[in-house]
Molecule: TPP riboswitch aptamer (THI element)
Organism: Corynebacterium frankenforstense
RNA sequence: UCCAAGACAACGGGGUGCCCCGCCGAGGGGCUGAGAACACACCCGUGGAACCUGCUCUAGCUCGCACUAGCGGAGGGAUUGUCUCCUCGACGCGC
Numbered sequence: 001u002c003c004a005a006g007a008c009a010a011c012g013g014g015g016u017g018c019c020c021c022g023c024c025g026a027g028g029g030g031c032u033g034a035g036a037a038c039a040c041a042c043c044c045g046u047g048g049a050a051c052c053u054g055c056u057c058u059a060g061c062u063c064g065c066a067c068u069a070g071c072g073g074a075g076g077g078a079u080u081g082u083c084u085c086c087u088c089g090a091c092g093c094g095c
Base pairs, nucleotide, nucleotide: 001090002089005084006083007082008081009080010079011045012044013043014042017031018030019029020028021027051076052075053074057070058069059068060067
């Protein structure tokens, strides 16, 4: 100096849908989900399917969302620090 893994801190990224009641709205009830908006929550941060785009997509299924498969490992997408550990390691330099 370096390789794998983990913890913590700080910082950053992201989503918030569907059904019913309600004239509308406010509000209420229900469904799926980690999360269904204002939360000191949840998820994700390059080894990146968190999330976005294509997409008001295609097929199946559903009241619908959801779900399954495809599109597709397609195009994008937000990270630093410290510590632990690997470590009785490896490599380099000096004596």